[in-house]
Molecule: c-di-GMP-I riboswitch aptamer
Organism: Paenibacillus typhae
RNA sequence: AUAACAAUAGGGCACACUCGUUGAAAAACGGGGUCGCAAAACUACAGGGGCUAUCACAUUUCCAAUUGGAUAUGUUAUGCCAGCCAGUUACCGAA
Numbered sequence: 001a002u003a004a005c006a007a008u009a010g011g012g013c014a015c016a017c018u019c020g021u022u023g024a025a026a027a028a029c030g031g032g033g034u035c036g037c038a039a040a041a042c043u044a045c046a047g048g049g050g051c052u053a054u055c056a057c058a059u060u061u062c063c064a065a066u067u068g069g070a071u072a073u074g075u076u077a078u079g080c081c082a083g084c085c086a087g088u089u090a091c092c093g094a095a
């Protein structure tokens, strides 16, 4: 000096819950909080997987009366999730 292992130190992030804001929802952002995390950093059409369903479409029922409105159910991502896997980059570097 390089490689492997990864201790210690300094610091980092922040689940559930809670308060506020945004959103139809999933969820996001900010304050508190601290379950945990060595990538819990970044990447969400163009890897897999998961969540939601305003709109749209199909159907049910009701009202209306000429194709309109309402209700319920189902399908659907273009909306989300990187703290599900994955991809990319990366700090410390004891014996």
Stems, first nucleotide, its partner, number of pairs: 012037002017032006035083001041088003047085002049081003056075004061070003